[in-house]
Formats: sequence, structure tokens, C1' cells
RNA sequence: CUCUCAUCAAGAGAGGUGGAGGGACACGGCCCGACGAAGCCCGGCAACCCACUUAUCUCGCUUUAGAGGUGUUCGGUUACGGACGCGCGAGUGAGAAGGGUGCCAAUUCCGGCGGAGAUUUUGUAUCCGCAAGAUGAGGG
Repeated sequence: CUCUCAUCAAGAGAGGUGGAGGGACACGGCCCGACGAAGCCCGGCAACCCACUUAUCUCGCUUUAGAGGUGUUCGGUUACGGACGCGCGAGUGAGAAGGGUGCCAAUUCCGGCGGAGAUUUUGUAUCCGCAAGAUGAGGG
């Protein structure tokens, strides 16, 4: 640089530093900004990848190998109760947040192209798909 897949309506400081810009690119719009922009540090959010925890969820494999069941042990006269145990792998759900990213105004701030139905004013808003873009994972 390019290809594939997933996601993009939620979430994230009234902290330091820094000083004028910023919201991806071009144009247009609309915004944010000295009640201080970008950047950097700290902090936070999220949970894509790796690792981890958990499940009487699913599948496979061996197997003594099953799940409100069963074994051992303890307490109890009984009924019953307590503690501990019941293979490996993959997937799925739930959790946690250690490592790798990412993110922390406004829908990806809004505009592009195609389609649908709505609206008398051809403009406007809504929905669907595509394009463009961002992030992650994998490939070239």
C1' cells in the first nucleotide's frame, strides 16, 4: 500500500503541561476553542486480539466418567446436614481487566450515489443499500 471479516445511535476528568487552533482529505455547512484548541503526561471508557476465571450450556475424544446425580469423610438414633472430590479438547454464555491495540464534544458532527414510501410548493425529514472513512483481527 492492498484484500477479507467484524463493529461504528452507548461509554469515558470542572487534573497537569502547553499555548492557537481544532472537528480525517478537498469544497460547502454547522460547531468547538483565551470560562483556554492541537500535542504531551496522568486519569478514564470499552472489551477487538492474547492470556486468565467460571458454567447441572453444546459438541468431540478417550474413559471408571454421570450432574440437582454420585463417591469419600464428619455430625446425627432416624430424617437430614457440613466439608472435599468427580478426565482432556473445542465451541458458546457469563466474568475479570494482566499484556497488545483503540477510544474519551456533537451519529463516523452534517453533506456523496442508488432505492422506498411520506409531504400540494422538487425542497425537507425518515428508512434501506452502496461509496468514503475510522478501529480491530487475519491474509498478500